Predicted 3D model of a 72-nucleotide RNA (transfer RNA) from Chryseobacterium sp. ZHDP1. RNAcentral holds the sequence, with entries from ENA. Its Rfam family is "tRNA". Rfam classes the family as a transfer RNA. From the family's description: Transfer RNA (tRNA) molecules are approximately 80 nucleotides in length. The prediction has a mean pLDDT of 80. The same sequence occurs in records of 5 taxa.
RNA sequence: GAGCGCAUCGUCUAAAUGGAAGGACACCGGCUUAUCGUGCCGGAAAUUCAGGUUCAAGUCCUGCUGCGCUCC
Numbered sequence: 001g002a003g004c005g006c007a008u009c010g011u012c013u014a015a016a017u018g019g020a021a022g023g024a025c026a027c028c029g030g031c032u033u034a035u036c037g038u039g040c041c042g043g044a045a046a047u048u049c050a051g052g053u054u055c056a057a058g059u060c061c062u063g064c065u066g067c068g069c070u071c072c
Stems, first nucleotide, its partner, number of pairs: 001071007010025004019055001027043005049063004
């Protein structure tokens, strides 16, 4: 330099053929408990980035960045 794949809350991971971004763990608050923990209820938190297509994009298209594999 070329080709292919991947990128979503702090972590792991869902989201048929484009139509409400969800779950688990962790964290915070409340209830329960003599206390901690367990249990129950609630909360905050994410689509790598920049454009394009579309009524509507995590999803489709182009480019960027990072990571992985292969080739030169």